This is a predicted structure of a 690-nucleotide part of an RNA (large-subunit ribosomal RNA, domain II) from a bacterium. Rfam family: Bacterial large subunit ribosomal RNA. Its mean pLDDT, the model's own confidence on a scale to 100, is 85.
Context: one part of a larger RNA
RNA sequence: GUCUGCGAGUUACAGUCAGUGGCAUGCCUAAGGGCUUAUGGUCCGGAGGCGAAGCGAAAGCGAGUCCUAAAAGGGCGAUUUAGUCGCUGGUUGUAGACCCGAAACGGAGGUGAUCUACUCAUGGUCAGGAUGAAGCUUACUUAACCGUAAGUGAAGGUCCGAACAGGUGAGCGUUGAAAAGCUUUCUGAUGAACUGUGAGUAGGAGCGAAAGACCAAUCAAACCCCGUCAUAGCUGGUUCUCCCCGAAAUAGCUUUAGGGCUAGCCUCGUGUGCUGAUUUGCGGAGGUAGAGCACUGGAUGGACUAGGGCCCACACCCGGGUACCGAAUCCAAUCAAACUCCGAAUACCGCCGAGUGGAACACGGGAGUCAGUCAGUGAGGGAUAAGCUUCAUUGGCGAGAGGGAAACAUCCCAGAUCGCCGGCUAAGGUGCCUAAAUAUCGCUAAGUGGAAAGGAUGUGAGAUUUCUAAAACAGUGAGGAUGUUGGCUUAGAGGCAGCCAUCAUUUAAACAGUGCGUAACAGCUGACUCAUCGAGAGAUCUCGCGCCGAAAAUGAUCGGCGAUUAAGCGAUAUACCGAAGCCGCGGAUGUUGGAAAAUUUUGAUUUUUCAGCGUGGUAGGGGAGCGUUCUAAAUGCUGCGAAGCAGGAGGGUAACCAACUGUGGAGCGUUUGGAAGUGAGGAUGCAGAC
Numbered sequence: 001g002u003c004u005g006c007g008a009g010u011u012a013c014a015g016u017c018a019g020u021g022g023c024a025u026g027c028c029u030a031a032g033g034g035c036u037u038a039u040g041g042u043c044c045g046g047a048g049g050c051g052a053a054g055c056g057a058a059a060g061c062g063a064g065u066c067c068u069a070a071a072a073g074g075g076c077g078a079u080u081u082a083g084u085c086g087c088u089g090g091u092u093g094u095a096g097a098c099c100c101g102a103a104a105c106g107g108a109g110g111u112g113a114u115c116u117a118c119u120c121a122u123g124g125u126c127a128g129g130a131u132g133a134a135g136c137u138u139a140c141u142u143a144a145c146c147g148u149a150a151g152u153g154a155a156g157g158u159c160c161g162a163a164c165a166g167g168u169g170a171g172c173g174u175u176g177a178a179a180a181g182c183u184u185u186c187u188g189a190u191g192a193a194c195u196g197u198g199a200g201u202a203g204g205a206g207c208g209a210a211a212g213a214c215c216a217a218u219c220a221a222a223c224c225c226c227g228u229c230a231u232a233g234c235u236g237g238u239u240c241u242c243c244c245c246g247a248a249a250u251a252g253c254u255u256u257a258g259g260g261c262u263a264g265c266c267u268c269g270u271g272u273g274c275u276g277a278u279u280u281g282c283g284g285a286g287g288u289a290g291a292g293c294a295c296u297g298g299a300u301g302g303a304c305u306a307g308g309g310c311c312c313a314c315a316c317c318c319g320g321g322u323a324c325c326g327a328a329u330c331c332a333a334u335c336a337a338a339c340u341c342c343g344a345a346u347a348c349c350g351c352c353g354a355g356u357g358g359a360a361c362a363c364g365g366g367a368g369u370c371a372g373u374c375a376g377u378g379a380g381g382g383a384u385a386a387g388c389u390u391c392a393u394u395g396g397c398g399a400g401a402g403g404g405a406a407a408c409a410u411c412c413c414a415g416a417u418c419g420c421c422g423g424c425u426a427a428g429g430u431g432c433c434u435a436a437a438u439a440u441c442g443c444u445a446a447g448u449g450g451a452a453a454g455g456a457u458g459u460g461a462g463a464u465u466u467c468u469a470a471a472a473c474a475g476u477g478a479g480g481a482u483g484u485u486g487g488c489u490u491a492g493a494g495g496c497a498g499c500c501a502u503c504a505u506u507u508a509a510a511c512a513g514u515g516c517g518u519a520a521c522a523g524c525u526g527a528c529u530c531a532u533c534g535a536g537a538g539a540u541c542u543c544g545c546g547c548c549g550a551a552a553a554u555g556a557u558c559g560g561c562g563a564u565u566a567a568g569c570g571a572u573a574u575a576c577c578g579a580a581g582c583c584g585c586g587g588a589u590g591u592u593g594g595a596a597a598a599u600u601u602u603g604a605u606u607u608u609u610c611a612g613c614g615u616g617g618u619a620g621g622g623g624a625g626c627g628u629u630c631u632a633a634a635u636g637c638u639g640c641g642a643a644g645c646a647g648g649a650g651g652g653u654a655a656c657c658a659a660c661u662g663u664g665g666a667g668c669g670u671u672u673g674g675a676a677g678u679g680a681g682g683a684u685g686c687a688g689a690c
Stems, first nucleotide, its partner, number of pairs: 001690006011095013026050003032044005054061002064076004098237002101234001105227003109224003117201009126191001128160003131156001135152006164188003169184004203219001206214001240625006250263005264369002266366007274357001278354002281351004290342001291340002296336003300332004307325002309322004372397010402413003417587004422583003428577003431561003437574001439572005454548002458545010475532005481505003486500003511526001515524002588615012626679001628676010644663004650657002
C1' cells in the first nucleotide's frame, strides 16, 4: 500500500415545541398492595402534581393589584377560558453525551542505584625507557658558618610510551554489523589514577569538580497503577437513496478578535389577507457631482497706499529723493474633504392607484453563518504603486455546470428536470488545424497588428496661408563693386578678437557683411541681382494608420501553421456557424387551478386526467423512501435441494428487486406491525492477511 472484518448523535431523567391518542374544568396516579395462566397482564391506591387568578419584596388584597397623599398617571393582569395524562418525533439541559487525539495535574499508593551519580567496606592493576629534587658522603673553601664541585640518592597530581582508561580531528556507517559502532588519528597512563565484589542514598526526592547532568535505551521532575472516557473555544473523521426550498462571511457586545450571545439573512408550521418588491402620478427633506468666490482660508499679477529700508538734509521739530520692501483697499484672473451666494441626476421618505408574488407581516419549531474574494463605479490610506489595504454601492465566484476569452474560481454570453443522429440564436466567430464568407470600399508595408515618455521631409485625408506665366522653388552660368584698411582699440585688427557707428556712391544687385579661413592680408562662401529653365513651390494646423525609442539568461511564438489590394486595421451589407439559452417532440416530478371517481370522523384524504408556472446548488431546514439484524401475528418455500457463493435475462427515478443456470448441502422467505450494537473510502483510524 491493497484486501477482508470492525469503526462515530446513543441511553437515562427533566424542560420545551410539534404530531398523534384518552378524558376534559378537569386530568393523572407514585410508592405500595390484591388477583393471576406470574420477567407479563389486570384491579385497587388521589399521598401528591398540573390546571381552573392575578398583583406585590412582603404582610396582604383580589378581577384586580402594585407604586402613591391620590378617585391622577403608569406597570403587570382580567375582560378573549383548555387543560391534563400517555406514545412518537425535533431540540435544549444534566450526565464521558457523535468518535479518536494531548502536553499536563493529583494520590500519607507502589517499583526501581544489576545502567548511571556520589559515598562506604574489602580486594586487584599500572611493560619498558627518560629526567634526576631534598637528604647524605667526599674534596675544595671559610676563623667558623656560608659556598663551590664531584659522587651517592631517589622525589614528582614530572617526561616518552604499552596494558588499562578516555574519546580530539577525519573518513565510513545513516531501512547500520551496531537504537551511538568501525578504521585511522589523538589524550591520560604513580594518580583528584583505573578497576572487581559487596553495600548505602528515591521522585519536588536522591546524587551532581554544576552540563539541568545522571537516577535501568525514559528526566526542567523516573517508572507502574489509580482519579480517568481529565480537559481540548483546537485538528481530523462521521457510513444508503431520491424530492422541495436554500444562506452567511454583516451590526452590537464580549480578557473579545480563527470562540460566543442577540439581531440580520435560510427553512418548516400556524395565522392575517393585499399590506410586499417594483412602478405611473403627486408631495417632501437634503447640500453630494458640478459650479462659484458672497463668507472662511490659500495662491498670482497690477493699481493705490499706511508703515518701513536706503540716500540727502538736519541742534531739535519739520523735510527732500527713491529702478527697494509693503499691511489694508481696489481691479483682473484663480484654488479648497473639514469654504458656499448657488446647485443637479440618482438614491431616500410619504400619499392616491396598479402590483396574488417561493411576495409581505405576526407568532412558534430547527438551523447554519461572524476568515470572504474578484470585477465595475464613488472615496480614504499608499507613491491618483500592488493579485495592496479600509469603506460605500452593483454584479459575479463562494454555492454555478454550459459557450467565448489558446489554457484561465472572479471578465463577456448564459442560469444545467431527463431523453432525442430535430430547429433558431447570444457572446464570439467563418484560410487550414476547427463548425461557419478566401464578401464590398478604403487605410497600413511596420509581420505594424502582436510595449511608454519623447523624437522624425514615413504615408493617406482635410484646412489656413505666402510666392508664382510681370516666370516662383530647386539646379546651372555670371555678378556680388566704390569712398574704405569706416572710426576706436591693438604688435597687427583690412566685412569676419573686441567696442562704437552702420552712412554715402555706382548700380540689375551687392551687407561698413552669414559662415569657413589668415599672424594680419589673401582665398572660399552666403545674403542680394541678372540670365537660363518652364509649373508649381514654401510654411502652419487638424485627423487616420505606420517608423525609431526596443538589452537576459535551455528554442522560438498572434494558440499554431501560415497570411501582405490580408487570413491586419476602419467602415458597410448580406449569409452562415455557434451554448445544457430559446423552440419542437416525448417522459418524470413539485406546486396552483379545473374535472371525474373512491373513501370519509364532512375537516379532508387518495387515485385518474387536463392546463399554467416551476424543478443548478455548499452550510443548512423540510419531505418521501430503499436495505440490514432481531421480534409478534398471518401466510409460504425447502434433500424433486434452504441459506451462502459465481453469473444474471428482466424490472424500478434512485437506494435496490430479481426469473433462471451452476455450485452448495439445511434451513429460509413474503405481508402487516414492533425494536435497533442498522448502511464506510477516508479518521498519519483498529485487527488480521498478502